A computed fold for a 72-nucleotide RNA from a Pseudomonadota bacterium, annotated as transfer RNA. Rfam family: tRNA. It is annotated as a transfer RNA. Model confidence (mean pLDDT): 81 of 100. The sequence is in RNAcentral, with records from ENA.
[in-house]
RNA sequence: GCAUCAGUAGCUCAGAGGUAGAGCAAACGGCUGUUAACCGUUAGGUCAUAGGUUCGAUCCCUAUCUGGUGCG
Numbered sequence: 001g002c003a004u005c006a007g008u009a010g011c012u013c014a015g016a017g018g019u020a021g022a023g024c025a026a027a028c029g030g031c032u033g034u035u036a037a038c039c040g041u042u043a044g045g046u047c048a049u050a051g052g053u054u055c056g057a058u059c060c061c062u063a064u065c066u067g068g069u070g071c072g
Base pairs, nucleotide, nucleotide: 001071002070003069004068005067006066007065010024011023012022013021018055026042027041028040029039030038048064049063050062051061052060
């Protein structure tokens, strides 16, 4: 340099056009003599960035950035 895959909550990942979710972690509460475990609730997101298509974009298209893999 070329090709390809990925980027979504603190972490690991779903979601493939119609108001963004789970597990773990966190906070609060229940239970317990206390802690842990268990149960419940809550908070936490400019969906990598910028344009475009569309009534509507995390999702489709283009460019860019970052990382992985392969080729040279």